[in-house]
RNA sequence: CGAGAGCAACAGGCGCUCGCUCGAGCUUCGGCUCGAGAGGAAAGUCCGGGCUCCGCAGGGCAGGAUGCCGGGUAACGCCCGGUGAGGGAAACCUCGAGGAAAGUGCCACAGAAAAGCGAACCGCCUGACCGAUUCACGUCGCAUCAGGUAAGGGUGAAACGGUGGGGUAAGAGCCCACCGCAGAGCCGGUAACGGCUCUGGCACGGCAAACCCCAUCCGGAGCAAGGCCACGUAGAGAGGCGUUCGAGGGCUGCCCGCCCGAGCCUCUGGGUAGGCCGCACGAGGCGCGCGGUAACGCGCGUCCUAGAGGAAUGACCGCCACGCCGCGCGAGGCAACGAACGCGGCGAACAGAACCCGGCUUACGGAGCUCUCGUACU
RNA sequence: GGCCCCAUCGUCUAGUGGUUUAGGACAUCGGCCUCUCACGCCGGUAACACGGGUUCGAAUCCCGUUGGGGUCACCA
Numbered sequence: 001c002g003a004g005a006g007c008a009a010c011a012g013g014c015g016c017u018c019g020c021u022c023g024a025g026c027u028u029c030g031g032c033u034c035g036a037g038a039g040g041a042a043a044g045u046c047c048g049g050g051c052u053c054c055g056c057a058g059g060g061c062a063g064g065a066u067g068c069c070g071g072g073u074a075a076c077g078c079c080c081g082g083u084g085a086g087g088g089a090a091a092c093c094u095c096g097a098g099g100a101a102a103g104u105g106c107c108a109c110a111g112a113a114a115a116g117c118g119a120a121c122c123g124c125c126u127g128a129c130c131g132a133u134u135c136a137c138g139u140c141g142c143a144u145c146a147g148g149u150a151a152g153g154g155u156g157a158a159a160c161g162g163u164g165g166g167g168u169a170a171g172a173g174c175c176c177a178c179c180g181c182a183g184a185g186c187c188g189g190u191a192a193c194g195g196c197u198c199u200g201g202c203a204c205g206g207c208a209a210a211c212c213c214c215a216u217c218c219g220g221a222g223c224a225a226g227g228c229c230a231c232g233u234a235g236a237g238a239g240g241c242g243u244u245c246g247a248g249g250g251c252u253g254c255c256c257g258c259c260c261g262a263g264c265c266u267c268u269g270g271g272u273a274g275g276c277c278g279c280a281c282g283a284g285g286c287g288c289g290c291g292g293u294a295a296c297g298c299g300c301g302u303c304c305u306a307g308a309g310g311a312a313u314g315a316c317c318g319c320c321a322c323g324c325c326g327c328g329c330g331a332g333g334c335a336a337c338g339a340a341c342g343c344g345g346c347g348a349a350c351a352g353a354a355c356c357c358g359g360c361u362u363a364c365g366g367a368g369c370u371c372u373c374g375u376a377c378u
Numbered sequence: 379g380g381c382c383c384c385a386u387c388g389u390c391u392a393g394u395g396g397u398u399u400a401g402g403a404c405a406u407c408g409g410c411c412u413c414u415c416a417c418g419c420c421g422g423u424a425a426c427a428c429g430g431g432u433u434c435g436a437a438u439c440c441c442g443u444u445g446g447g448g449u450c451a452c453c454a
Stems, first nucleotide, its partner, number of pairs: 001374007010365001012320004017315002020037007039350001043361002046359005051222004058256004063218005068082005083097001084095004098213002103211002105207003121153002123149006130141004161179006180202001181200008226277004236268006248260003284303008322347007332337001379453002381448005388404004396434001406422005427443005
């Protein structure tokens, strides 16, 4: 210098003028002064929790989610560490990674056969028959028939262990060696798992982001939750259902069970749409120390930091800082080129809180540190 | 703000793992018919919103984006 990988942080600063929202104070009620005022994602609303209400939620069914192991956490589908598998030359990255001998289902086309104690299309081999040849034995050949054979060809995404040797009529775990696989034992590890030894010729492929099974978890709704105050309408008209043969409701997707129970539903017509609380001190931030590989936890100190309701947090100018481009000057260099400095111009992204947190995902600007590989020079 | 739903030719739609080169209707283009137009007949163009994953194979299954829609007949 080039290519790549990981990590943590920032999101321009200051000043003048004008303007916006909230809070406190003052006021001659017109305003004035002081203080505070978006984010790493405030976003998507994809997960988890706090909070609030539903009679604190009993049983069953249905439904949903997660899915290697251990840990962290308020909790999680998140994070950390490890195991295994895969990718990369490496740094490093990715993984929805339980069960296919519980059952059901699917595996198109092609192919003989697609999962069945099953399968023979070509090929190979044996026998019968036939033909050719020979004096004969025999040899050769193709068609047919009866069998053997899963090694070879061919089909396919996938063909019932692989390679080599022996063996055989030809073959085959039929036998042997190695590899793979399965089971058992021992050792290491909390565990996932790994290692070693022995045994078994091998025992029925794939798909569960197909139904399903197993384990664990989940009551429902959401701040328009919910509470208080004020104001207003109406006990209006039509139709339907129902009062122990019980509508409807509490109670949630359904059922059981428990409780209330005489009103309920639809249409027409009419009305309110104001204020306050919830709501800003919280699983809070920052610093230090200790424990832990880490996520994180504990202790001490310190700080208080937006609360709107058509919805504030902005605009102009100047200076400084950053990046890029052009010009000038020019260390250096044979040259191409070009450090530092000066001047001018341009640029600065994604994006806007709405009850609050922890995550994930997505959008996005430049700069930094560490590591890997390559090239050149010393 | 919350909650929920949808996406296939220009429009309306069928397809819910394979037979497919995604089918049909209207529209559009060309031809035939007619004196001409219409109707009719024949033929063509034209789509799975995007990016990943699962699978031998994805419009279809899963995840994430993007876009659109519902809103006193979903929520005071």